The RNA shown here (transfer RNA) has 73 nucleotides and comes from Hibiscus syriacus. The sequence is in RNAcentral, with records from Rfam. The organism belongs to Hibiscus, within Eukaryota. Rfam family: tRNA. It is annotated as a transfer RNA.
C1' cells in the first nucleotide's frame, strides 16, 4: 500500500425485516443483618467513533473520515 473485521452506558457485550436502545457489572438509596459482606427491591445512567446523504422515520442503508485488531506482499 491492498483486503477483512470492529467502534453502542464507567467496563464487558446484545440489539431480528429500518419503527422512539437493552442486559450483566459498577454506582446511589432503601430492606435484611449486631456490623460488614452476601442477598432482595428501587433508582442511576447513551449525541450508538466523527461528519454528511437518501428516507415520514437510521445503531441498522449509503458516502467520506478517524481509532483499533487481523491478513497479505
Nucleotide at each position: 500500500g491492498c483486503c477483512c473485521g470492529u467502534c453502542u452506558a464507567a467496563c464487558u457485550c446484545a440489539g431480528u425485516u429500518g419503527g422512539u436502545a437493552g442486559a450483566g457489572c459498577g454506582c446511589a438509596a432503601g430492606g435484611c443483618u449486631u456490623u460488614u459482606a452476601a442477598c432482595c427491591u428501587u433508582g442511576u445512567g447513551g449525541u450508538c467513533g466523527u461528519g454528511g446523504g437518501a428516507u415520514u422515520g437510521a445503531g441498522u442503508c449509503u458516502c467520506a473520515u478517524g481509532g483499533u485488531g487481523g491478513g497479505u506482499a